[in-house]
Annotation
The part of an RNA shown here (small-subunit ribosomal RNA, 5' domain) has 490 nucleotides and comes from an uncultured bacterium. It matches the Rfam family "Bacterial small subunit ribosomal RNA". Its family is annotated with structural constituent of ribosome and ribosome in the Gene Ontology. The full RNA is in RNAcentral, with records from ENA, Greengenes and SILVA.
Context: one part of a larger RNA
RNA sequence: GAAACGAACGCUGGCGGCAUGCCUAACACAUGCAAGUCGAACGGAUGGCUUCGGCCAUCAGUGGCGCACGGGUGAGUAGCGCGUGGGAACCUGCCCAGAAGUGGGGGAUAACCCGGGGAAACCCGGGCUAAUACCGCAUACGCCCGUCAGGCGGGAGCCUGCUGGGGAAAGAUUUAUCGCUUUUGGAGGGGCCCGCGUCGGAUUAGCUAGUUGGUGAGGUAACGGCUCACCAAGGCGAUGAUCCGUAGCUGGUCUGAGAGGAUGAUCAGCCACACUGGGACUGAGACACGGCCCAGACUCCUACGGGAGGCAGCAGUGGGGAAUAUUGGACAAUGGGGGCAACCCUGAUCCAGCAAUGCCGCGUGAGUGAUGAAGGCCUUAGGGUUGUAAAGCUCUUUCGGCGGGGACGAUGAUGACGGUACCCGCAGAAGAAGCCCCGGCUAACUUCGUGCCAGCAGCCGCGGUAAUACGAAGGGGGCUAGCGUUGUUC
Numbered sequence: 001g002a003a004a005c006g007a008a009c010g011c012u013g014g015c016g017g018c019a020u021g022c023c024u025a026a027c028a029c030a031u032g033c034a035a036g037u038c039g040a041a042c043g044g045a046u047g048g049c050u051u052c053g054g055c056c057a058u059c060a061g062u063g064g065c066g067c068a069c070g071g072g073u074g075a076g077u078a079g080c081g082c083g084u085g086g087g088a089a090c091c092u093g094c095c096c097a098g099a100a101g102u103g104g105g106g107g108a109u110a111a112c113c114c115g116g117g118g119a120a121a122c123c124c125g126g127g128c129u130a131a132u133a134c135c136g137c138a139u140a141c142g143c144c145c146g147u148c149a150g151g152c153g154g155g156a157g158c159c160u161g162c163u164g165g166g167g168a169a170a171g172a173u174u175u176a177u178c179g180c181u182u183u184u185g186g187a188g189g190g191g192c193c194c195g196c197g198u199c200g201g202a203u204u205a206g207c208u209a210g211u212u213g214g215u216g217a218g219g220u221a222a223c224g225g226c227u228c229a230c231c232a233a234g235g236c237g238a239u240g241a242u243c244c245g246u247a248g249c250u251g252g253u254c255u256g257a258g259a260g261g262a263u264g265a266u267c268a269g270c271c272a273c274a275c276u277g278g279g280a281c282u283g284a285g286a287c288a289c290g291g292c293c294c295a296g297a298c299u300c301c302u303a304c305g306g307g308a309g310g311c312a313g314c315a316g317u318g319g320g321g322a323a324u325a326u327u328g329g330a331c332a333a334u335g336g337g338g339g340c341a342a343c344c345c346u347g348a349u350c351c352a353g354c355a356a357u358g359c360c361g362c363g364u365g366a367g368u369g370a371u372g373a374a375g376g377c378c379u380u381a382g383g384g385u386u387g388u389a390a391a392g393c394u395c396u397u398u399c400g401g402c403g404g405g406g407a408c409g410a411u412g413a414u415g416a417c418g419g420u421a422c423c424c425g426c427a428g429a430a431g432a433a434g435c436c437c438c439g440g441c442u443a444a445c446u447u448c449g450u451g452c453c454a455g456c457a458g459c460c461g462c463g464g465u466a467a468u469a470c471g472a473a474g475g476g477g478g479c480u481a482g483c484g485u486u487g488u489u490c
Base pairs, nucleotide, nucleotide: 003489004488005487007486008485009484010483011482014362015361016360017359018358019357020355021354022320027318028317029316031315032314033313036065037064038063041062042061044059045058046057047056048055049054072273073272074271081198082197083196084195085194086193087192090190091189092188095186096185097184098183099182100181101180102179103137105135106134112127113126114125115124116123117122143166144165145164146163148161149160150159151158152157171178172177173176199245200244201243206236207235208234211233212232213231214230215229216228217227218226248270249269250268251267252263253262254261255260275296276295277294278293279292298309299308300307301306326352328351329350330349334348335346336345337344338343365395366394367393368392375386376385377384378383399431401426402425403424404423405422409417434479435478436477437476438475439460440459441458445474446473447472448471449470455462456461
């Protein structure tokens, strides 16, 4: 010097589009919302209608599916965590394809009624009842366990056949569907193992007892010291073990001609976490952000006996900080959950609001106009300069304003955005320019004030009476809705 930024600060500020917006205290949180849904699984309650057959609506409860997705954050983690390439001993709800089945029984329990305890949270006892809730029985080639035989294979094992043992199910309705059970395969998803790569410190040199390996057993969906008993004494390390510090990783991003260096906001993939620590339950899946239990810190309620809570979801508050937004609208679209569906839910999402935070585009007028007006500044007092600049004259109307029309996004219906974008018309130059710099580097010079003072400064350096370097003015240079400064990276 050039580039960049999730920036901040100073001065200034017209419009639009598209992006982006707590980098600090993983600090504490008032309030509202962020995960429900199904009456076509079930009995009931309340209200309404009734031709007394029943029907409709709403709802707490039992039951099913979902709540393990989506959303947030980066604390921890130097690890098979991530990236990449492989592997074998595995699981998989919903979805797709194939095969077979869905027979016959039983006992309960919420809701409800009665009674009781408690300030509350909530709890206890007795009685009744239903199911796609729960439990036996039957059947099941295929499935699981085992014996035997044959074939293939180096082996693990695979295939075929016989035989013994074990294991299923649920119904609903508008009668066409939706389900249920077993099993084979698939798709997608996930668990596990390995090679290689992955920051700094040797002023960290030794580390390790389930430690390293084996046998056997347990455990797991599955391999495995994963766990346990016994046996052996191993295993790692200067190609840096162990320890300490720092850090989520990647696709990417910034820079650079490249090699490289720096970085990991937004978007996407993976991981980890959910007040702190620990634990399991349920489930196809969790050791579970808006589930449970225990302990701890903190906050709140209390009748002092006992209870309640967890914004690193969206807004919002306090605090910290140089610094970072609305307690907004809608499910119209896309996607997700439930439902046969209608539909319901969805702070995911789509939009709107705020901010020059960034990028891009546009405007603040155009032409003409010399007695080179007035004023300012300089002056050798002649003049020069500001300067075609202004005024004046002739035009135009982008953006903004006002009036009218008015979408696409939505395949038939449905539009939050939005009376928005866009189109037409009207008025009128009308409402719209600043910031930094001018000694050299570096583009742009004079006057006055000041007098080593006040001040400037990125480096060299300016200022002590004529300062192009301080302050002001006139003039000039640069960039422009920005311009400078600071910070950081290359």